[in-house]
Model confidence (mean pLDDT): 81 of 100. Transfer RNA from a Clostridiales bacterium, 83 nucleotides, folded computationally. It was read from a public genome assembly. It matches the Rfam family "tRNA". Rfam classes the family as a transfer RNA.
RNA sequence: GCGGAUGUGGCGGAAUGGCAGACGCAACAGAUUCAAAAUCUGUCGCUUGCAAGAGCGUGAGGGUUCGAGUCCCUCUAUCCGCA
Numbered sequence: 001g002c003g004g005a006u007g008u009g010g011c012g013g014a015a016u017g018g019c020a021g022a023c024g025c026a027a028c029a030g031a032u033u034c035a036a037a038a039u040c041u042g043u044c045g046c047u048u049g050c051a052a053g054a055g056c057g058u059g060a061g062g063g064u065u066c067g068a069g070u071c072c073c074u075c076u077a078u079c080c081g082c083a
Stems, first nucleotide, its partner, number of pairs: 001082007010025003018066001027043005045056004059075005
């Protein structure tokens, strides 16, 4: 230099172009306990808001589409192969 694969919450990992993040782990709060462990319940991306809620968010940027994690283009990082 050429070709291919992969990139999704703190971690693993799912999602047929149609509620973005199932499920598990970790974490936090509560219940339980003398106290803990275990167990159960809830919460668990960011911004804004007293709250209810609203907006944004799948490596980065753009495109197609009523609608994109998913399809297309460029870039980028890692891995594999070729030279």